[in-house]
Molecule: Glycine riboswitch aptamer
Organism: Dechloromonas sp.
RNA sequence: AUGAUUCGCCGGCUGGAGAGCAGUUGCGGACGCCCAGGCGCCCGGCAACUCACCGAAGGGGCAGGCCCGCAACGGGCCGAAACUCUCAGGUAAAAGGACAGGGGGAGAGGC
Repeated sequence: AUGAUUCGCCGGCUGGAGAGCAGUUGCGGACGCCCAGGCGCCCGGCAACUCACCGAAGGGGCAGGCCCGCAACGGGCCGAAACUCUCAGGUAAAAGGACAGGGGGAGAGGC
């Protein structure tokens, strides 16, 4: 100096999907009415709960691999996904976001 595979870093790099204008209650707030207390009406507001829905943070499951055993429809160990489950998370925007690209760094080995 180069540098496969790999591993960090950069949103003061880029792209990046899906699914509720749902309901109830409480709180808060805006407006209006009347006798300073209430009533009416509204809200992408906050919280809890219910129902419905989504899959692309994270998490669970398996295909399969290995071992023991003569063998079993026997036992043990390991175990992938964008598949699957939906625990968690999410269902305007923002945020988040698997993954992809870019930048930069580390780095085995060879020369």